[in-house]
RNA sequence: GCUGGGGUAGCUCAGUUGGCAGAGCAGCGGAUCGAUAAUCCGCAGGUCGAAGGUUCGAGCCCUUCCUCCAGCACCA
Repeated sequence: GCUGGGGUAGCUCAGUUGGCAGAGCAGCGGAUCGAUAAUCCGCAGGUCGAAGGUUCGAGCCCUUCCUCCAGCACCA
């Protein structure tokens, strides 16, 4: 340099045909228990990598860029 895949909550990841941004774990509060673990209920937590475009409407489609992973090529 080329090709492919990824970037969404603190972490691991969903998100179908463009139409209210989600789950589990972690955190906080409560219930339960003699007490703890476990279990149950609730709460909080988001610039959806960045910028632009299309659209009534974009996490999703298009363009450019950043970054991570894998493969290929180059490197006398």

The prediction has a mean pLDDT of 81. Transfer RNA from an Oscillospiraceae bacterium, 76 nucleotides, folded computationally. RNAcentral holds the sequence, with entries from ENA.